This is a predicted structure of a 1429-nucleotide RNA (small-subunit ribosomal RNA) from an uncultured Clostridia bacterium.
Its Rfam family is "Bacterial small subunit ribosomal RNA". Its family is annotated with structural constituent of ribosome and ribosome in the Gene Ontology.
[in-house]
RNA sequence: GAUAAACGCUGGCGGCGUGCUUAACACAUGCAAGUCGAACGAUUAUUUGUUUUUUAAAUAAAUGAUAGUGGCGAACGGGUGAGUAACAAGUGAGUAAUCUGCCCCAAAGUGAGGUAUAGCUUUAGGAAACUGAAGGUAAUCCCUCAUAAUAUCUUAAGGUCGCAUGGCUUUAAGAUCAAAGUUUUUCGCUUUGGGAUGAGCUCGCUCCCGAUUAGGCAGUUGGUAAGGUAAUGGCUUACCAAACCUAUGAUCGGUAGCCGAACUGAGAGGUUGUACGGCCACAUUGGGACUGAGAUACGGCCCAGACUCCUACGGGAGGCAGCAGUGGGGAAUCUUGCACAAUGGGGGAAACCCUGAUGCAGCGACGCCGCGUGAAGGAUGACAGUUUUCGGAUUGUAAACUUCAGUUACAGGGAACGAUAAUGACGGUACCCUGAGUGAAAGCCACGGCUAACUACGUGCCAGCAGCCGCGGUAAUACGUAGGUGGCUAGCGUUAUCCGGAAUUACUGGGUGUAAAGGGAGCGUAGGCGGAUUUGUUAGUUGAAUGUUAAAUUUAAAGGCUCAACCUUUAAUCGCGUUCAAAACUGCAAGUCUUGAGUAGAGUAGAGGCAAGCGGAAUUCCUAGUGUAGCGGUAAAAUGCAUAGAUAUUAGGAGGAACACCAGUGGCGAAGGCGGCUUGCUGGUCUUUUACUGACGCUGAGGCUCGAAAGCGUGGGGAGCAAACAGGAUUAGAUACCCUGGUAGUCCACGCUGUAAACGAUGAUUACUAGGUGUGGGCAGCUUAUAUGUCCGUGCCGUAGUUAACGCAUUAAGUAAUCCACCUGGGGAGUACGACCGCAAGGUUGAAACUCAAAGGAAUUGACGGGGGCCCGCACAAGCAGUGGAGUAUGUGGUUUAAUUCGAAGCAACGCGAAAAACCUUACCAGGUCUUGACAUCAGGCUUUCUUUUCUGAAAAGUUUAGGUUCCCUUAGGGGAUGGCCUUGACAGGUGGUGCAUGGUCGUCGUCAGCUCGUGUCGUGAGAUGUUGGGUUAAGUCCCGCAACGAGCGCAACCCCUGCUGUUAGUUACUACGAAAGAGUACUCUAGCGGAACUGCCGUUGAUAAAACGGAGGAAGGUGGGGAUGACGUCAAAUCAUCAUGCCCCUUAUGACCUGGGCUACACACGUACUACAAUGGCACUUACAAUGAGUUGCUACUCAGCGAUGAGAUGCUAAUCUCUAAAUUGUGUCUCAGUUCGGAUUGUAGGCUGAAACUCGCCUACAUAAAGUCGGAAUUGCUAGUAAUCGCGGAUCAGCAUGCCGCGGUGAAUACGUUCCCGGGCCUUGUACACACCGCCCGUCAAACCAUGAGAGCCAGUGGCACCCUAAGUCAGUGUGCUAACCCUUUUUGGGAUGUAGCUGCUAAAGGUGAAAUUGGUGAUUGGGGUU
Repeated sequence: GAUAAACGCUGGCGGCGUGCUUAACACAUGCAAGUCGAACGAUUAUUUGUUUUUUAAAUAAAUGAUAGUGGCGAACGGGUGAGUAACAAGUGAGUAAUCUGCCCCAAAGUGAGGUAUAGCUUUAGGAAACUGAAGGUAAUCCCUCAUAAUAUCUUAAGGUCGCAUGGCUUUAAGAUCAAAGUUUUUCGCUUUGGGAUGAGCUCGCUCCCGAUUAGGCAGUUGGUAAGGUAAUGGCUUACCAAACCUAUGAUCGGUAGCCGAACUGAGAGGUUGUACGGCCACAUUGGGACUGAGAUACGGCCCAGACUCCUACGGGAGGCAGCAGUGGGGAAUCUUGCACAAUGGGGGAAACCCUGAUGCAGCGACGCCGCGUGAAGGAUGACAGUUUUCGGAUUGUAAACUUCAGUUACAGGGAACGAUAAUGACGGUACCCUGAGUGAAAGCCACGGCUAACUACGUGCCAGCAGCCGCGGUAAUACGUAGGUGGCUAGCGUUAUCCGGAAUUACUGGGUGUAAAGGGAGCGUAGGCGGAUUUGUUAGUUGAAUGUUAAAUUUAAAGGCUCAACCUUUAAUCGCGUUCAAAACUGCAAGUCUUGAGUAGAGUAGAGGCAAGCGGAAUUCCUAGUGUAGCGGUAAAAUGCAUAGAUAUUAGGAGGAACACCAGUGGCGAAGGCGGCUUGCUGGUCUUUUACUGACGCUGAGGCUCGAAAGCGUGGGGAGCAAACAGGAUUAGAUACCCUGGUAGUCCACGCUGUAAACGAUGAUUACUAGGUGUGGGCAGCUUAUAUGUCCGUGCCGUAGUUAACGCAUUAAGUAAUCCACCUGGGGAGUACGACCGCAAGGUUGAAACUCAAAGGAAUUGACGGGGGCCCGCACAAGCAGUGGAGUAUGUGGUUUAAUUCGAAGCAACGCGAAAAACCUUACCAGGUCUUGACAUCAGGCUUUCUUUUCUGAAAAGUUUAGGUUCCCUUAGGGGAUGGCCUUGACAGGUGGUGCAUGGUCGUCGUCAGCUCGUGUCGUGAGAUGUUGGGUUAAGUCCCGCAACGAGCGCAACCCCUGCUGUUAGUUACUACGAAAGAGUACUCUAGCGGAACUGCCGUUGAUAAAACGGAGGAAGGUGGGGAUGACGUCAAAUCAUCAUGCCCCUUAUGACCUGGGCUACACACGUACUACAAUGGCACUUACAAUGAGUUGCUACUCAGCGAUGAGAUGCUAAUCUCUAAAUUGUGUCUCAGUUCGGAUUGUAGGCUGAAACUCGCCUACAUAAAGUCGGAAUUGCUAGUAAUCGCGGAUCAGCAUGCCGCGGUGAAUACGUUCCCGGGCCUUGUACACACCGCCCGUCAAACCAUGAGAGCCAGUGGCACCCUAAGUCAGUGUGCUAACCCUUUUUGGGAUGUAGCUGCUAAAGGUGAAAUUGGUGAUUGGGGUU
């Protein structure tokens, strides 16, 4: 885009079309084929006459009617598409092989007779349908005779024509055959010829799928003869021959009416065959003939079957796939209408009759086309809705309102064409006029992208959506609703189907190295294709003319309905046939040629093949000798062998298999493949030069042959190796890897199998298209020969070109040509079934159901690897000290509890948030209380700060007493400020949830050296380059090189502390002076400003660079030491409980206040610390030296009291001034290795301090008590120098509480060979099926559910043919006992003949029956695999 459509929602009008796609299922009822009296007799109605005496009868005429005889029609028209793969259809020819009623033209004729019969009358049978007998009758019924040809046949003799049989024609003779009347205009009848129309038959070409259908066929193919037909013909029969069709697809199976045309498409094509038109076939199923010009007959006949109906049970009737209509089936398809007015058909002389053909109407938005549902103005941008950042925005000029118009529909009136005289179903219709009146007339779908159109609310992986991608897990433009918007519009959307897009079956117009796809290889048949040149021919080809190509359709130009759809006129179009012309190319025919191909000659290399023979090394075995205890094997072992003498070694022998070195991306072969040496036989290549043949060529469906390894059969052989198997190990297990053994097999002969990653994943042949460099085999000449040229092979690199890229690149995957094979999403599946091959194993061929939205290729960036290379780090190693064991402290888990508030969770949670839980803190629990609130703002009213008393209560809170009356302005009434109380509602409040909605902050990789950008260049692109490489560094630090050149964030430096020093300045510091006051500023110190270190200098190494190593000088030497400083990013890392914050939730409570309790619990587990286990020590006495800091609610000297914690008095200091203020150390003594003079937990008693308050639950002191613990399993941590270890001191928090944290100084080591390994990290490279990125991905069994499918003892149903049996109707043949009008003979009869026929017989024959196989489908216990979850 389209549809014979259907479904959902909706629906105003008209025109033109169209309407059972399913059950060719069954049908009630009505209608659809009759007509002619001018063919015939007869009957009958009416009218008018005539005759008879009337009733009545008879007769004549006219006009009607019609049962029967007769004629024509009924074979047309109408329906349907079951069958049919066919001369059925289409197209073009032929018919010299034919017929043709009615019609037209022409010629001729129409004479004489006869016999029946229906109707009718009488009668018989039957329920009916219907049938019989007797009598008598007509014709355009039937029959006989006459006449007759240019008719037909026979015979004879010619002429002429044709593609053949043969046709046409002339003459002569013979034979045969016609007729119908009626009426007076005529219409008919008969014979002959011609025409027209219609039909029959034959042929060329076209005409669906399947080879898992490969052979079919016996009247089959042909001939002769006969029969039959309108006619040819095996159409039929007899005989003879054995043909005929088929890979260019026979036969068989499936499906299907064919075409003009329709839809789509740029076209080529693809799909379809409804309506309209042509042809065919069918008429309940099957068979059959009759009649006829024509039928094997839809509304005729006979028979058989099924079904339905009537019946008196004896018998009968029927056929809507005609028009309406009914039931049924179905998603689904109309009125039991009007009329013969028109067009056409049948009959008739005509009038006319018939016509469900046809013309019309009805129903259905089923389709196409047209029209309408109003137009213009109208802003306060109304109300209402929706939304909101609360300002607004939007629906929206939309509405209201004003002014208009009046299509359609409605009402009234008029009124056609279709019929040029009459006749109009449609129809009082189209159309026209008038009237009234905005009145009666809008929906559907969509709004994440594709794809035009967005917001709110609800929901919360639910409900749901979905064409594909996908959406939904609490902020959904994707679900549902609303508002808004977009699209189309009397429709809109969905479903189904076809074409397009799809170059996704590729003729136009694709591919096959790796994506699907080259056959394992060769030979060769059919076929396809084929070198140069000459002549001829014209089949293909090209051109011209012509016939045909029905009409409709389509296209174009015009015209008619108001337009359009629709209709009309004219023109054009493909294919096939015929004729003429051309001769380039292809073909064909006949020649010629040598370059393709081949042959001969001369050479040549080779693991080419087959057969026979020979050889040495090695393994194993046997025999003998020597010899003694092990051998063998492995990562380590064991099984195994060995004192019955192994292994080792020497000598001899046996046997089988394989051939070291040479040996090489070397050679040969078609591929598989081929390797010791010799001989024989044998195939092919290559080179060279002439000679010869003269296109002999290439490819190759089927076919034939070859074809690794494993395997199979028969017979040998068997040394080594070695599936299976056995044992030993390894292991959680180990049906494996390792070891010891070991059978098939490996070997030979003859057969079979026929497959491999049979690979260059690259079919064969030919030609052309830059080079360079190796290598194998030949040849050539010359200037010289390690070189050059050339031919054939075999490799590598590379240009153009090509390719998706990788890559290929004269050995093409380039450019062209020919032929073959193969591919068309993944899985199912190379499976099932079938067939063929095979001894088997199995091979070849080779689907479908079902299922998924991917599977795949190449390349890119990452990440990863029990991949590689380089490098670094207290990473290992080397050391020191620890943790893990004990007790205690502290945190966590778990458990418990009314509550034990919450968070943190590998490293990177666990002495963490918490730099201080007795109350408070506090968030938790119990109880008691409050509700605009403990805290904030606003409105109204009353009052004014403040101090104090009593009672209840655990307190909060409530009650109550007394005193006092703040500040500013003032018109002196009052107003305002601040605070308090009361009332009202907006609101407050929340340590409630979500760190996966967030900001901010922070941890970590990691102080690791990385992370990027601009421009350029390369690549189709993702991307790459730069940033890689060679060195070097702590460093992407620096140097060199380089299609890169630069730049940024990081590194380093700049900053602070510290180490040396100069200078300046100096009190509270210092002291060469002094008793002190003072004096002074040298030293120490303090704190400002400077200096100094830069690989700067020297040497060596290195590319002369960067740099490294060593040295000098120097306080310091190679970033001097330490700190601050943390790139791009990762972990949905941590935090909503620091703070802030969206959304959600609570609002007499999840908010607020108070008392008490809890966060401090305790079978247990873990982390982090402290103290120890002692002699490098404990205790007692003695003794020297710091730094950082802090201090007025404070630090406190000094003195006194106390054993002590501490207390009392008292001094200095708001600090370089005063105070806190050292310990380890030193010296002397003692203890003497013990659970101790170690260790100090726990507990008791008595005290001290802080604080309203130490019970739960603080710290300290004294005395007493005196536990575990004697250096710590597996495992594991920190540290490289002023470091570890050890010793004390200070500070924050803080009323009090430090083994924690943050700082300070004192004493002060050991070790580092080195980078193999563990961990982490950086760079380069490599593989990848990973990308949530190895904590990845993913395979198979098992278990469960569902789905389709194969096998299956069978069972059921169908289909087509075959064989046999039975045989209906009927044709044909025979017979014809019976019957028999016309004609003949005879005789006058009951005769005979001829003719015809009933009946019978035979052939054939539908349906039916029986049988064996074939084939298709369904079903089946069980079973096999497959798919999805």
The prediction has a mean pLDDT of 82.